Predicted 3D model of a 92-nucleotide RNA (c-di-GMP-I riboswitch aptamer) from Paenibacillus stellifer.
RNA sequence: CCGCGUUAAAGGUAAAAUCAUCGAAAGAUGAUGACACAAAGCUAUGGGUCUAAAGCCAUCCAUCGGAGGGCCAUGAUCGCCAGGCCGCCAUA
Numbered sequence: 001c002c003g004c005g006u007u008a009a010a011g012g013u014a015a016a017a018u019c020a021u022c023g024a025a026a027g028a029u030g031a032u033g034a035c036a037c038a039a040a041g042c043u044a045u046g047g048g049u050c051u052a053a054a055g056c057c058a059u060c061c062a063u064c065g066g067a068g069g070g071c072c073a074u075g076a077u078c079g080c081c082a083g084g085c086c087g088c089c090a091u092a
Stems, first nucleotide, its partner, number of pairs: 005089001007090001012037002017032006035079001041085003045082003048077003055071003059067003
């Protein structure tokens, strides 16, 4: 220096839930709170998954307007998997 992550040390992050805000929603942000995590650090590059505003298709009612249904990310998810980049540490 690289790999590994058995057992440590110093630390770190923060699930669910609740409240507030943003959003059409999924979800995100902040506070409280800890389920867990050796990358649960960053990155939406590939795949998966979630949502469907707008758009398109068809149906129903019918007061021309409304109702719900289907398709579809340009939306979201890195604590779904993988890739890329960065990174703490003593012993074995």

Description:
The sequence is in RNAcentral, with records from Rfam and Ribocentre. Rfam family: c-di-GMP-I riboswitch aptamer. Rfam's curators write: GEMM was predicted in a large-scale screen for bacterial structured RNA regulatory elements. Genes associated with GEMM are involved in a diverse array of functions, including chemotaxis regulation, signal transduction, secretion and chitin.